[in-house]
Molecule: transfer RNA
Organism: Candidatus Saccharimonadota bacterium
RNA sequence: GCCGAGAUAGCUCAGUUGGCAGAGCAUGUCAAUGGUAAUGACAAGGUCACGGGUUCGAUUCCCGUUCUCGGCU
Numbered sequence: 001g002c003c004g005a006g007a008u009a010g011c012u013c014a015g016u017u018g019g020c021a022g023a024g025c026a027u028g029u030c031a032a033u034g035g036u037a038a039u040g041a042c043a044a045g046g047u048c049a050c051g052g053g054u055u056c057g058a059u060u061c062c063c064g065u066u067c068u069c070g071g072c073u
Stems, first nucleotide, its partner, number of pairs: 001072007010025004019056001027043005049065005
């Protein structure tokens, strides 16, 4: 330099034909127990990497940039 994959909650990751952003773990509160752990309920937590474009409407489609991983030379 070229090709491909990826970037979504603190962490690991889902998210289809474009229409309210989710799960598990972790955290907080409550329930429960004589008490603790396990368990259950609820809550909080997001610039969907960044900048543009298309569209009534973009995490999703198109272009560019940055970063990560893999391959080729």